[in-house]
Context: one part of a larger RNA
RNA sequence: GCCAACGACUUAUUGUCUAUUGCAAGUCUAAUCCCGAUAACUCGGGAGGAGGCGUAGGGAAACCGAGUCUGAAUAGGGCGAUUUAGCAGUAGGCAAUAGACCCGAAGCCGGAUGAGCUUACCUUGGCCAGGGUGAAUUUCACCGAAAGGUGGGAGGAGGCCCGAACCGGUUGGUUGUUCAAAACCUUCGGAUGAGCUGAGGUAAGGAGUGAAAAGCUAAUCGAAUUCGGUAAUAGCUGGUUCUCUCCGAAAUAGCUUUAGGGCUAGCGUCAGCGAAAAAUUUUUCGCAGGUAGAGCUACUGGUUUAUGAGUAAAGGGCGCAAGCUCGGCUCAUGAGUCAAACUCCGAAUGGCGAAAAAUAUGCGCUGAUAGUCAGAACGUGGGGGCUAAGCUCCAUGUUCAAAAGGGAAACAGCCCAGACCACCAUCUAAGGUCCCUAAAUUCACGCUAAGUGUAAAAGGUAGUCAUAAUUCAUAGACAGAUAGGAGGUUGGCUUAGAGGUAGCCAUCCUUUAAAGAGUGUGUAACAACUCACUAUUUAAGAAUUAUGGCGCCGAAAAUGUACCGGGGCUAAGCGUGAUACCGAAGAUGUGGCUCAGUUUCAUUUUUAAAAUGAAACUGGGGGUAGGAGAGCAUUUCAAUUGCUGUGAAGCACUAGCCGUGAGGCGGUGUGGAGCAAUUGGAAGAGAGAAUGUUGGC
Numbered sequence: 001g002c003c004a005a006c007g008a009c010u011u012a013u014u015g016u017c018u019a020u021u022g023c024a025a026g027u028c029u030a031a032u033c034c035c036g037a038u039a040a041c042u043c044g045g046g047a048g049g050a051g052g053c054g055u056a057g058g059g060a061a062a063c064c065g066a067g068u069c070u071g072a073a074u075a076g077g078g079c080g081a082u083u084u085a086g087c088a089g090u091a092g093g094c095a096a097u098a099g100a101c102c103c104g105a106a107g108c109c110g111g112a113u114g115a116g117c118u119u120a121c122c123u124u125g126g127c128c129a130g131g132g133u134g135a136a137u138u139u140c141a142c143c144g145a146a147a148g149g150u151g152g153g154a155g156g157a158g159g160c161c162c163g164a165a166c167c168g169g170u171u172g173g174u175u176g177u178u179c180a181a182a183a184c185c186u187u188c189g190g191a192u193g194a195g196c197u198g199a200g201g202u203a204a205g206g207a208g209u210g211a212a213a214a215g216c217u218a219a220u221c222g223a224a225u226u227c228g229g230u231a232a233u234a235g236c237u238g239g240u241u242c243u244c245u246c247c248g249a250a251a252u253a254g255c256u257u258u259a260g261g262g263c264u265a266g267c268g269u270c271a272g273c274g275a276a277a278a279a280u281u282u283u284u285c286g287c288a289g290g291u292a293g294a295g296c297u298a299c300u301g302g303u304u305u306a307u308g309a310g311u312a313a314a315g316g317g318c319g320c321a322a323g324c325u326c327g328g329c330u331c332a333u334g335a336g337u338c339a340a341a342c343u344c345c346g347a348a349u350g351g352c353g354a355a356a357a358a359u360a361u362g363c364g365c366u367g368a369u370a371g372u373c374a375g376a377a378c379g380u381g382g383g384g385g386c387u388a389a390g391c392u393c394c395a396u397g398u399u400c401a402a403a404a405g406g407g408a409a410a411c412a413g414c415c416c417a418g419a420c421c422a423c424c425a426u427c428u429a430a431g432g433u434c435c436c437u438a439a440a441u442u443c444a445c446g447c448u449a450a451g452u453g454u455a456a457a458a459g460g461u462a463g464u465c466a467u468a469a470u471u472c473a474u475a476g477a478c479a480g481a482u483a484g485g486a487g488g489u490u491g492g493c494u495u496a497g498a499g500g501u502a503g504c505c506a507u508c509c510u511u512u513a514a515a516g517a518g519u520g521u522g523u524a525a526c527a528a529c530u531c532a533c534u535a536u537u538u539a540a541g542a543a544u545u546a547u548g549g550c551g552c553c554g555a556a557a558a559u560g561u562a563c564c565g566g567g568g569c570u571a572a573g574c575g576u577g578a579u580a581c582c583g584a585a586g587a588u589g590u591g592g593c594u595c596a597g598u599u600u601c602a603u604u605u606u607u608a609a610a611a612u613g614a615a616a617c618u619g620g621g622g623g624u625a626g627g628a629g630a631g632c633a634u635u636u637c638a639a640u641u642g643c644u645g646u647g648a649a650g651c652a653c654u655a656g657c658c659g660u661g662a663g664g665c666g667g668u669g670u671g672g673a674g675c676a677a678u679u680g681g682a683a684g685a686g687a688g689a690a691u692g693u694u695g696g697c
Stems, first nucleotide, its partner, number of pairs: 001697006011098013026053003032047006057064002067079004101239002104236001108229006119203009128193001130162003133158001137154007166190003172185003205221001207217003242631006252265005266372002268369007280358008293345001294343002300339012315326004375400010405416003420592004425588003431582003434567003440579001442578006453569001459553003463550010480537005486510003491505003516531001520529002593621013632686001634683010650670005656665003
């Protein structure tokens, strides 16, 4: 991991609601006893009315009683009566108390068991190669009056030195399903001491022991192990087993030692009752409002500028001063401008009320009973944030959640559309129609040349198309070619120089067809070239501005083209218009199933009425949590009816049959002794998941 078996809403008591059965102003027996049956467990019948609940309430009570309590009250008020329905059994839902759907803690408490591991201590034993250093003390010699000193020898101290055994465990490596639940190799510390070690003993669980690390106390220690209390508790995680039918949520509010829990409300389901069209949509009429927008000498509060006037609590500059000027504050006028907490104004939507029409649901009350309290994205209006976030918080709508199908290549939340079942029928939606790939290589008119399409900004763009305006043009425009482009003059100043062309000032006059005191290149300065401007030549449109369409540049990334899904496309791109077609579980058609309502008919029961069945019509049948209903299967009990050695159960296979399904029947083989059907009763009553349990492989 797989297979098989086992594996989770139970049981008791009480309460309450619903359904049903019996009796009914009553109803029911409990313990216990008796009789019968039985091998036994027990079963059937009878006695037993003790007692419970109900039939009357009010009051704390005494007590009174259709009333009573309060009270002084024949007042008022409260609770009652005037309305009748209960009791017991059975089944089901829910609740309470119990382990209470199942499995799961870490833990808490009690009693025991442990010091053969380890910690400390006690008693009694054992062990420490070899080498080095050379304390005290002492002796000899010399010196000294002595104390003592110096030197040689003897001596052999030390938590002394080096280093085996022994004890330890510093570094690195090996191992790491191991030799080993701590080892091996290398290296290293102590090695006469607070040393190491054998045996025997003492100390224990909030306790011991500890040269202290919360270390150790038998691979267990911030409280050992074991059994018990014990099915501790778990607002937490996981799991919770057959089918079909109908309906179908929530992720919000308030409160909460509350925030991943709960309670009440909201939203679901089921039942009963009620009103009666109250719900939705559209139209018309009426009503409230202060949002969007807009506005502001219409308020409040900002704000820019100009001019004018005033002012001094304080300022800057100039000046000897007078004063001037800049700035400040206030006001006025003109122009301009802003506001969620401004409004002289003011919509659209939305809301409330009434009427009409359409559709066919919707509403209220009572009772029972859930789930939900983590929401998500998208569009719109806003707050926070950076007008960041697949961000966060509100409002509003949709979808997902709980929704399959078609489209968007793929893609919960986008677009279209809501799957009862079947069909080799039809029509469409979104989206598409060259091939992959169903359907147009469709039609008409334009645009694009960038593979733009098939990613992006500021900014740039004699790419191209369209529109509009202005100007020039056969009296010759624009571009080109040829020629000229002069003189006063090298204007004046400045400057080393400044001659059109560093800079400053001025920018005239003349000759002219025209020519600037000069548009650039250039020189040290000149020169040279060039332009403006003019003529000739050529010959037909040219120049400028503005707006719009589609393009171009801006444009660099990491495995591999890789930003059309691909091929590929010059349309198979973009814009406008048109006609076909394709395209979904949508709609339609045909057949079938089922639910609800209405009508009709038939049968049954005692009328009412209900139940069952059939037909017609109308409308439904996506679904998580969850609610309601109807069934299937398993084991067993009772009754009845049956099967079986001419082969029961079980097991294996199965081209057959029935049922919407859970399932049932039939057939063949195997097997070898019991079993089934029907109607009821009762449950150890359905497995794929729980790091489930046990077994097998």

RNAcentral holds the full RNA, with entries from ENA and SILVA. This is a predicted structure of a 697-nucleotide part of an RNA (large-subunit ribosomal RNA, domain II) from an Acidobacteriota bacterium. It matches the Rfam family "Bacterial large subunit ribosomal RNA". The organism belongs to Acidobacteriota, within Bacteria.